[in-house]
Parts: sequence; structure tokens; C1' cells
RNA sequence: ACUUCGAAAAGGCAAAACCGUCGAGAGGCGGUGACGCAAAGCCACGGGUCUAAGUCCAGAGGAAUAGAUAGCCGGGUUGCCGAA
Repeated sequence: ACUUCGAAAAGGCAAAACCGUCGAGAGGCGGUGACGCAAAGCCACGGGUCUAAGUCCAGAGGAAUAGAUAGCCGGGUUGCCGAA
């Protein structure tokens, strides 16, 4: 130094809930707040889950399509510290 790994310390992120705001919605963003996290940084590429205003079919509802989720899993990519 690299790969694997995760003790300690420093520093970091921030679930639920509540408030504000944007969105049709899933949900996003900001604040308060900490359940947790060594990639809980970033990327919807594969699978999963969730949403349905508009479109199509329609009896319920479904389909296509478009979204959401990286804190569901896998993959890609970048990266802090360093005891064993």
C1' cells in the first nucleotide's frame, strides 16, 4: 500500500412520530427528533415491494405506461478510521 475484516476513538448519517412544504399518490424536501447504520455516500442496471392523476379496456376491477423505494435484496461506483 492492497484485499478481507470491524475493536477503539474522532467525525458522519438519521427510522418512527410531530410540524411546514411539494406531489393525484407511493413518496420527496426542510425543521424537531434518534430506531438504527461502516457505505444508512452515489447510481433504478436485475429482482422484490409500493403508487395510479392521466391513457386503454371495463361491471367490480384490470392493463399498459409512468413513477416511488438505494434504510428490501443483489449489482455497479467512490470513500473515513485502523486493534486483531